[in-house]
Context: one part of a larger RNA
Molecule: small-subunit ribosomal RNA, central domain
Organism: uncultured bacterium
RNA sequence: UUGGGCGUACAGGGUUCGUAGGUGGUUGUUUGAGUAGGAAGGGUAAUUUUGGGGGUUUAACUUGAGAAGUCUUUCUAUUACGGGUAACUUUAAGGAAGGUAGGGGGGGGUGGAAUUCCACGUGUAACAGUGAAAUGCCUAAAAAUGUGGAGGAACACCGAUGGCGAAAGCAGCCCCCUGGGCCGAUACUGACGCUCAUGCACGAAAGCGUGGGGAGCAAACAGGAUUAGAUACCCUGGUAGUCCACGCCCUAAACGGUGGGUCAUAGGUGUGGGGUGGGUAAAACCAUUUAGUAACGUAGCUAACGCGUGAAGUUGACCCCCUGGGGAGUACGGCCGCAAGGUUAAAACUC
Numbered sequence: 001u002u003g004g005g006c007g008u009a010c011a012g013g014g015u016u017c018g019u020a021g022g023u024g025g026u027u028g029u030u031u032g033a034g035u036a037g038g039a040a041g042g043g044u045a046a047u048u049u050u051g052g053g054g055g056u057u058u059a060a061c062u063u064g065a066g067a068a069g070u071c072u073u074u075c076u077a078u079u080a081c082g083g084g085u086a087a088c089u090u091u092a093a094g095g096a097a098g099g100u101a102g103g104g105g106g107g108g109g110u111g112g113a114a115u116u117c118c119a120c121g122u123g124u125a126a127c128a129g130u131g132a133a134a135u136g137c138c139u140a141a142a143a144a145u146g147u148g149g150a151g152g153a154a155c156a157c158c159g160a161u162g163g164c165g166a167a168a169g170c171a172g173c174c175c176c177c178u179g180g181g182c183c184g185a186u187a188c189u190g191a192c193g194c195u196c197a198u199g200c201a202c203g204a205a206a207g208c209g210u211g212g213g214g215a216g217c218a219a220a221c222a223g224g225a226u227u228a229g230a231u232a233c234c235c236u237g238g239u240a241g242u243c244c245a246c247g248c249c250c251u252a253a254a255c256g257g258u259g260g261g262u263c264a265u266a267g268g269u270g271u272g273g274g275g276u277g278g279g280u281a282a283a284a285c286c287a288u289u290u291a292g293u294a295a296c297g298u299a300g301c302u303a304a305c306g307c308g309u310g311a312a313g314u315u316g317a318c319c320c321c322c323u324g325g326g327g328a329g330u331a332c333g334g335c336c337g338c339a340a341g342g343u344u345a346a347a348a349c350u351c
Base pairs, nucleotide, nucleotide: 003323004322005321007305008304012319014202015201017199021195022194023193025089027087030084031083034081035077036076037075038074039073040072041071049067050066053063054062055061093189094188098183099182100181104178105177106176107175108174109173110172111155116150117149118148119147120146121145122144127136163170164169207248208247209246210245211244212243216242217241221237222236223235224234259318267296269294270293271292273290274289275288276287277286278285300307301306324351325350326349333344334343335342336341
């Protein structure tokens, strides 16, 4: 490479956008590059394939020539397929007017509960903590309780198998700016589509840089216990950090362990968004239709578990990736980074 694969055995890139490339709906016109058939030519590294000849009696093996194959030129095709060309069409795709749900994103403001701290009042000997204790705190008045104040962080109930977002992720309330979706109408454009190597952008937590902030929590650290020991689990403290602004880092069990998109393929059930018809005083509710989200299940698939119109079934187009275990996601080199490190990525050896 071919082949076979990628939910759990090796394997789906963390995610979007998108260039090259690959691939592409309907119906005519034209062309004849691909394609198919024929002819001619030049030759051809070997192996391979095929039939026959020689070397040996045969085979294996070997030898030279030929054919096939490959390449070039040329001819042919009422041109099926695919390509070019110039058109067509409306179903794909897009899409003005109309509705609609939402923790989608950015900025600003604001609210109450709770913890901690400060001041003052009441009050007196404990409090805190544990399996049990001790360290700790407290007569310089703690804990408890009342009033007032400060400050930071997070938003109970609602809350859900619920919603939104490409993923990461997103939740008190209000305002401003802003992205996307769904339904519906069918004017209009008319294949403008799908996928996507390289690339651009986004990307939890931890970590890094500069400057703020610091209530609670809490790596490190200190002390007390436990223990044979205890660099732990438990307890008392406690610094980075957690928060904000700007700039980096670019990794996760970044998981549905399931790439995105297309055509068609049993059912019934729950739930949230929209439409239509019925129903109601208004609802509820019923039927139906759409794009979601769950739990069952038929055919089919699967090694089994299970999946099952949201497929892991069926169909064809495109991309990433896998090829025994260890060595190793390591070494070396390249690129990126302030660093930490990331990314790309072997071999010897060994079983």